Background: c-di-GMP-I riboswitch aptamer from a Deltaproteobacteria bacterium, 92 nucleotides, folded computationally. The model forms 95% of the base pairs in the Rfam consensus. The prediction has a mean pLDDT of 84. The sequence was found by an Rfam model in a public genome assembly.

[in-house]
RNA sequence: UUCGCUGAAGGGCAAACUAUCCGAAAGGAUGGGACGCAAAACUUCCGACCUACGUUCUCCGAGCUGGAGAAUAUGGUAGCGGGGCUGCUAAG
Numbered sequence: 001u002u003c004g005c006u007g008a009a010g011g012g013c014a015a016a017c018u019a020u021c022c023g024a025a026a027g028g029a030u031g032g033g034a035c036g037c038a039a040a041a042c043u044u045c046c047g048a049c050c051u052a053c054g055u056u057c058u059c060c061g062a063g064c065u066g067g068a069g070a071a072u073a074u075g076g077u078a079g080c081g082g083g084g085c086u087g088c089u090a091a092g
Stems, first nucleotide, its partner, number of pairs: 005092002012037002017032006035079001042084002045082003048077003054072007
């Protein structure tokens, strides 16, 4: 000096729930609120999961700008895991 583990102090973030707004939905933004978090900073590259406006297919119906079902991410989750990238810390 670097990495890993334990971890003090100061500071940081903020789950559920909730109000308003955005969105077809999943979900998101801001305020309140703290379950937790040493990357719970950033990034969808890989896997996983959630949703399905639209699209495709099937069926019903036949009056359709109709109804039902299945598939699908181009929409999301970075607080699901991995990768990438940046980063605070006395002491052991």